[in-house]
Predicted 3D model of a 150-nucleotide RNA (glmS glucosamine-6-phosphate activated ribozyme aptamer). Rfam family: glmS glucosamine-6-phosphate activated ribozyme aptamer. The family's RNA type in Rfam is riboswitch. The model forms 88% of the base pairs in the Rfam consensus.

RNA sequence: GAGGAUAUUAAAGCGCCAGAACUGUAGCAAACAGUUGACGAGGAUAAGGGUUAUCGAAAAUUCGGCGGAUACCUUACGGCUUCCUAAAGUCGUUAGAAGUUAGCAAAACCAAGAAGUGAUUUUUGGGACAAAUAUAACUUGAUUAGGUUG
Numbered sequence: 001g002a003g004g005a006u007a008u009u010a011a012a013g014c015g016c017c018a019g020a021a022c023u024g025u026a027g028c029a030a031a032c033a034g035u036u037g038a039c040g041a042g043g044a045u046a047a048g049g050g051u052u053a054u055c056g057a058a059a060a061u062u063c064g065g066c067g068g069a070u071a072c073c074u075u076a077c078g079g080c081u082u083c084c085u086a087a088a089g090u091c092g093u094u095a096g097a098a099g100u101u102a103g104c105a106a107a108a109c110c111a112a113g114a115a116g117u118g119a120u121u122u123u124u125g126g127g128a129c130a131a132a133u134a135u136a137a138c139u140u141g142a143u144u145a146g147g148u149u150g
Base pairs, nucleotide, nucleotide: 014067015066016065017064019063020036021035022034023033024032025031039056040055041054045076046075047074048073049072077092078091079090080089081088083147084146085145086144087143097140098139099138100137101136102135109126110125111124112123113122114121115120
């Protein structure tokens, strides 16, 4: 100096807390100090816009609020729609759509432990249950115009 492997590199149900609820300071209030405040699944071409951004759960303060954000919209780029071009559509590098089927969660709950005066936090083990997207298999089925070659 080059190459390779592994790990890390977006926090995105994510972060925060003026309300609220709860705890402690020997009763009440106040004050102070604290605690709680989304359970997983899924989601990132780029720029801009924009805000109560998908799905479900045996959760129900997961209330309320602030901020953010992979939803969504527009444009560009890119893929596909039998070779090329354009339009149109659809998608995002695993790059079209629809249908059927398949397998997939965590909290909750139970048990044990750790931290804390406490509210509460946290670790491990056990054993259930989703939906949407994506995936796999199968089925349906994939536009218009012009052009090249045969």